[in-house]
This is a predicted structure of a 688-nucleotide part of an RNA (large-subunit ribosomal RNA, domain II) from a Fimbriimonadaceae bacterium. Lineage of the source: Bacteria > Bacillati > Armatimonadota > Fimbriimonadales > Fimbriimonadaceae. The coordinates come from a structure-prediction model, not an experiment, and the mean pLDDT is 86.
Context: one part of a larger RNA
This record gives sequence, C1' cells and structure tokens, in this order.
RNA sequence: GCCUGCGAGUUGUUGGUACCGGCAAGGUUAAGGAUUUCAGAUCCGCAGCCGGAGGGAAACCGAGUCCGAAUAGGGCGUCAAGUCGGUAUCAGCAGACCCGAAACUGCGUGAUCUAGCCAUGGCCAGGCUGAAGUGGUGGUAACACACCAUGGAGGGCCGAACCAAUUAACGUUGAAAAGUUACUGGAUGAGUUGUGGUUAGUCCGGUGAAAUGCCAAUCGAACGCAGAAAUAGCUGGUUCUCCCCGAAAUGCAUUUGGGUGCAGCGUUACGUGAUGUCGUUUGGGGGUAGAGCACUGAAUGGGCUAGGGGGCCUACCAGCUUACCGAACCCAACCAAACUCCGAAUACCAAACGAUUAACGUAGCAGUGAGACUGCGAGGGAUAAGCUUCGUAGUCGAGAGGAUAACAGUCCAGACCCACAGCUAAGGGCCCUAAGCGUGUGCUAAGUGUGAAACGAUGUGAGGUCGCGUAAACAGCCAGGAGGUUGGCUUGGAAGCAGCCACCCUUUAAAAAGUGCGUAACAGCUUACUGGCCGAAUGUGACUUCGCGCGGAAAAUGUAAGGGGGCUUAAGCACACCCCCGAAGCUUGGGGAUUCCGGAGCAAUCCGGGAUCGGUAGGGGAGCGUCGGGCGCGCAGCGAAGCCGUAGCGUAAGCAGCGGUGGAGCGCGUUCGAGUGAGAAUGCAGGC
Repeated sequence: GCCUGCGAGUUGUUGGUACCGGCAAGGUUAAGGAUUUCAGAUCCGCAGCCGGAGGGAAACCGAGUCCGAAUAGGGCGUCAAGUCGGUAUCAGCAGACCCGAAACUGCGUGAUCUAGCCAUGGCCAGGCUGAAGUGGUGGUAACACACCAUGGAGGGCCGAACCAAUUAACGUUGAAAAGUUACUGGAUGAGUUGUGGUUAGUCCGGUGAAAUGCCAAUCGAACGCAGAAAUAGCUGGUUCUCCCCGAAAUGCAUUUGGGUGCAGCGUUACGUGAUGUCGUUUGGGGGUAGAGCACUGAAUGGGCUAGGGGGCCUACCAGCUUACCGAACCCAACCAAACUCCGAAUACCAAACGAUUAACGUAGCAGUGAGACUGCGAGGGAUAAGCUUCGUAGUCGAGAGGAUAACAGUCCAGACCCACAGCUAAGGGCCCUAAGCGUGUGCUAAGUGUGAAACGAUGUGAGGUCGCGUAAACAGCCAGGAGGUUGGCUUGGAAGCAGCCACCCUUUAAAAAGUGCGUAACAGCUUACUGGCCGAAUGUGACUUCGCGCGGAAAAUGUAAGGGGGCUUAAGCACACCCCCGAAGCUUGGGGAUUCCGGAGCAAUCCGGGAUCGGUAGGGGAGCGUCGGGCGCGCAGCGAAGCCGUAGCGUAAGCAGCGGUGGAGCGCGUUCGAGUGAGAAUGCAGGC
C1' cells in the first nucleotide's frame, strides 16, 4: 500500500412542540398491595400532579381585580379544553456522536542502568628522572657551603594492560536504539574495578568536582495503577436511496475577535387575506454630483490706501518723500469632506392604474456570524499592491454548459431525463478547428497587428489656415556681397564675429555697426541681401487638426509578449452590408416528478390545463436493504441458506428468473423492535 472484518447522535430521566390514540370539565395514578401466568397481565391503591379564575407585595376581593378620593382613566384578566399515553424532533442533566492531549491528584514500585556515600576485596608490563635524609672527603673558630657516594620522593616523565573519548573518515532501514578504524588523553592517583549495602519522586524528592546532568534505552520533575470515558470554545472522522425548498460569511453585545447570545437571512406547519415586488403617472421632502464665491476660510496679480519701516527735515508738535511691508476696500482670475447665493440625475415616501407573486403573524427545527473577485462611488495607502475599510450592483461561494489557448470571482447562459432533429447568445468562419482565402470603400509596411510612458523624428494618408510663384517662385549653378569704419567703450590686443553700449549715414540692382567657421589680433571662407541662367503652374514653404505606423524597449532552462502553422489590395486595422458556425439557452418529438387550478370519484386515485424541477450548510417529505420478535401464508435431501455465472425488472437504494456449486435450513405479507448500511478518522485487528 491493497484486501477482508470491526468502527461514531445511543440510553435513562425532566421539559417544549407537532402528529396519533384513550377519556373529557375533567384527565391520571406513584410507591405499595391482591389475584394469576411460560413470558406477563388484570384489579386495587386518589397520596400527589395538571386543568377547571383571576387580580394584588399582601390582607383580601372575585368575572373581575389592582392603582386611585373616584361610579374617572389605565394595567392584568373575563370571551378559545384539557389531561394521560404512544411516535417524531429539539433542549436541560448525565461520558451524551466517536477517537485524540499536554497536564492535575491519590496510593504504590524502582539505585541489577546511573550519581554520591559506606563496608570488604582485586588491578596498574617495562623504562626514565633522582627530592629530603644519610655516609665519606674537602671546608669553617664553629656553622654554613661544595663535591663524591648512598637513598628512592613525586595528584613527576615515556609507555602496554586498564580507564577515557580530541580530530577525521565510515556507519545513519547500522554489525551496534551511540559503534568501528586511525590518530589521541590519563596511566601510584581527586586512579580504576568486583561483590554486598545505603539515599527517591509535589512538603519542588534523591544524588550531582554543577551539564538541569543522572535516578533501569524515560527526567524542568521517574514508572505502574486508580480518580477517569479528566477537560479539549481545537483538529480529524461520522456508513443506504430518491423528491421539494434553500442560506450566511452582516448588526449589536461579549476577558470578545477561528467561540457564544439576540436580531438578520433558510425551511416546515397553521393562520391573516393583497398588505409584497416591478412599471407608468401624480404629489412630496432633500443639499450629494456639478457649479459658484453671497457667508466661513484658503489664495494670485493689479489699483487705492489706514498703519508700520527707510530717507530728508525738525527744540517740540508737525511736515515732505519712498523701486519697502501692508489691514480694509475695488478690479480680474481661482480653491474647499467638516464653505453654499444655487443645484440635478438617481434613490426614498405616498396614492392611483397596470403587470407579477409575493408579504406579514405565531410556532417547531436550523445553519451562518473567516468571505472572494469584478464594475461604479468613497476613506486609508504613494489618486502603490492579487493591499486595506465602507457603500452599491453582479458573479463565485453553493453553478454545470459555451467563449476567453489553458484560467472560482470576466463575457454569454442558469443543467428533470432521452434524441445521429432545428434556431440562436457571447465568441467566431485560411489550416490545426465547426462555419466566408464573403462583398464594398479606405488605412497600415512596422510582421505594426502579436506588450509599455514622458519625449523625439522631412514615415505615411486625410483635412484646415497663412505666405511666395510666367512681374519667373523653391532648390541648384554663374556673379556681386561695397564705403565712412579698426563705430564707441573695454582690453596686452578686441579690426562684423570675448564682453558692454549704440545700431547711424553714404554708394547702390544689392550688401547687417554683421549668420556661422576662422586669427594672438588682422587676414581668409561663408550667410543674410541683389542680378543672371534654368524653367514649374497637379509648384514651393510655414503652422495646425485627425487616422495608422517608427524610435524610446534590458532577465534569468529554450523560440516563449498571436495558442501554433502561417498571414501583407491580409488570415492586420476602420466603417458598412449579406450569409453561416456556435451552449446542457430556446424550439421540436418522447418520458418522469413537484405543485396550483378545474372536473370525476365515498376514498384511494384518474383526466385536462398552467407553472416549476442547478445546488453547499441546512429544513421538510417518501422509500430500499440488514438482524431479531409477533401474527398469517408458504418453500425445502425430488436439495434451504451462502457462493459463482447470467442477455430480465424498477427513477434509485435494490429485486427477480434460470443454470452450476453447496448440503440444512429459508422465504413472502403485515406489524413491532434495533449493537441496522463504511472509503477516508497519520482509525483498530488479521492476511498478502
């Protein structure tokens, strides 16, 4: 991992509600007892409980009563039948659908592992060094001291056994739940080891050369059993079928935030009876969008000007002036969620009419209370986020189908079943790939299409405005392009051409107080401007609007930014038109179910018509199957159950028939009762 079996809403009790049944202004017994039986049942038992009257705190009164002075007014009542049992469902209390903690408490068991200690034993090859002391010799006044011997100290040295474990490799489902190999540390000591003993678990114990280490492969509190099915607002799992309806991810509160209560939204039953929703019309209130500046503020320029600053003047008071600042006021132009002289569209309220099918109340049972994205309106953020928080609509959630290459939240469209029938939606029609290399008019040359901005550019098409042009334009070519003057200043120099100021006059067809290059400064080249040559009239310039293109353009495995092939008067783009394809949409044919209406029928049910039938949590309804009991009816050695095979039946769970195998029980109808349905729980057991 697979297969088989086992594996989770049960039982008791107390209540609520619904349905069924008994009796009924009543209903009912509990404990207990008597009689009797195979199980069990029948009869007593009236203690108690519920109902039959309420109101008041109560006394108390009573279809009323309480408050009150009240014959006022108001509150609660009077006007609707209960009760006992059964079934279903829900809740409370119990383990309460099942499995699952870490922990807590109590009582015990452990020091054969390991830590310390106690008692008693064992063990440490070999080699090296040579302390004290002692002897001798020398030496001293005597010591001291020196030397030579002797001696054999040391948590001394080297190094096996033994003990340890530094580094590395291997090992890592190991040879081993801590090892092997090589190197390594200690190796007479705080050494090592055998045997026996001792110290212990919440009174926070024992032991610890101290690491929270060790206390039997377990230690921030051992292990076993018990309380115990601890508790688990948490995770996982929860077993047959079909039919109808069908949510929520919000508000308020919460030691609350992944929980819960109430409300909202679902469902079922009963009731009310048009109250719901949509459209049109009519009548309303509003202060948003926009706009505006009349208020409150913000804010730019100008005018005017109180006041202030500077200057002049002045003994003081004053006065004059100002390229300074500047309230208020005026003009012009603006800004605002917390501004408004104004002011929509929508939305909202009400009525009438029309369409449609809801709505509300009471009661039972829920689930939800993590939402997601997209469009629009906003706040936060950076007018960032697949960001976050609201509002509003949609979709997903709980929605399949078609489109989007693939793709919950986009577009189209809401799947009862069957069909080798038809029409369409979005989106498509060269091939992959169903349907047009459709028609007409243009555009694009960039493979733009098939990714991107500011900005840049004689790309190209269409339009507009203004110039010049046979009195010859634009471009090209041939010439001229002068004089005062080197203008003045500045400067070392400044002569058209570093810079500042000015920018005149003359000769002219025309020529700047000079457009660019150039020189140290001149020089030189060139331009404006003028003449000539040439020859256009669909010419030639400038500006501007629109369409489509170009550049701007760098990313990590491999083209890789059309899904691919491939596409250029298109298979690209724009506009117009015709045709076709295209879905579980719609239609057609057949079938089923739910529900409403009408008809028939005692009823069950049948006939006709309308509408409906996606669905998670969840509510409601109807069934299938398993095991056992009662009653009735059957089958079976002429072969039961079970198993194997098989082309039958039923909307499904499922159920038959026949054959084989098997060898002794089994089925059908009805009713009752459950240890009643398996694929999942890192489920449990067994097998492979």